[in-house]
RNA sequence: UUCUUAUCUAGAGAAGUCGAGGGACUGGCCCGAUGACGCUUCAGCAACCAGCCGCUUGCGGUCAGGUGCUAAUUCCAGCAGGCACACGCCUGGCAGAUGAAAA
Repeated sequence: UUCUUAUCUAGAGAAGUCGAGGGACUGGCCCGAUGACGCUUCAGCAACCAGCCGCUUGCGGUCAGGUGCUAAUUCCAGCAGGCACACGCCUGGCAGAUGAAAA
């Protein structure tokens, strides 16, 4: 990088550093010199995988080793359909993110 699969309306931030863009893409809307984004340290959240325990062998519990995450529902929409037609609401899909497995 590609493929498969599960999840994505919950949860959890401080300090230091850097210095202009950032929130994947497009549109919107936000965040940002009262210093964002990124990086480092510490702290925290969660529980996908691993470990342990139980039993109905697939679930439950536990722990926190490997990941992940800590503005806004994946910030909202994008494609299709349905409802309401006043903004709008719902379902599925695409795309994306993360874990696990494989090539």
The prediction has a mean pLDDT of 87. The RNA shown here (SAM riboswitch aptamer (S box leader)) has 103 nucleotides and comes from Planococcus sp. A6. It was read from a public genome assembly, where an Rfam model found it.